[in-house]
RNA sequence: ACAGCUGAUAUGCCCAAUCCCGGGCGCCUUGCCCGGGAGCCGGGGAACCACCGAACCUGGGGUGAACCACUUAGGUGGAAGGGCUUCCUCCAGCCCGAACCCGUCAGCUAACCCGGUCGGCGUAAGGAGAAGAGGA
Numbered sequence: 001a002c003a004g005c006u007g008a009u010a011u012g013c014c015c016a017a018u019c020c021c022g023g024g025c026g027c028c029u030u031g032c033c034c035g036g037g038a039g040c041c042g043g044g045g046a047a048c049c050a051c052c053g054a055a056c057c058u059g060g061g062g063u064g065a066a067c068c069a070c071u072u073a074g075g076u077g078g079a080a081g082g083g084c085u086u087c088c089u090c091c092a093g094c095c096c097g098a099a100c101c102c103g104u105c106a107g108c109u110a111a112c113c114c115g116g117u118c119g120g121c122g123u124a125a126g127g128a129g130a131a132g133a134g135g136a
Base pairs, nucleotide, nucleotide: 010123011122012121013120014119018038019037020036021035022034023033024032025031039117040116041115042114043113044112049107059105060102061101062100063099067078068077069076070075081096082095083094084093088129089128090127091126
């Protein structure tokens, strides 16, 4: 000097996943637990509307961007769709395209009812334009 690892601070990103109050525990810290609230998010749930022949099948349904076709499965080929690029838009560039849950049950759905608010990552940071602020 370079690379890697760990910790702290600052800051940025995915996600609904942030903020405030009270109590307890801890702590040279700025954290954890319980409870409540605001904001945000999800589910159930009328009328009207929609669906409404039977049988079989691995019944059916939900969160999420996470879909389509083929395949006994594995998998293969696409790619619906989604994210970042450090105020914004476009371009260029890069990436994801999973996983899980309910439990035989749920179309939409006012009133009403029930729940969640976790977790995971990165760090000098391209071009053009617009807007705004400040200064002279």
c-di-AMP riboswitch aptamer (ydaO/yuaA leader) from Streptosporangium subroseum, 136 nucleotides, folded computationally. Rfam family: c-di-AMP riboswitch aptamer (ydaO/yuaA leader). Gene Ontology terms of the family: cyclic-di-AMP binding and regulation of gene expression. Taxonomically the source falls in Streptosporangium (Bacteria, Actinomycetes, Streptosporangiales, Streptosporangiaceae).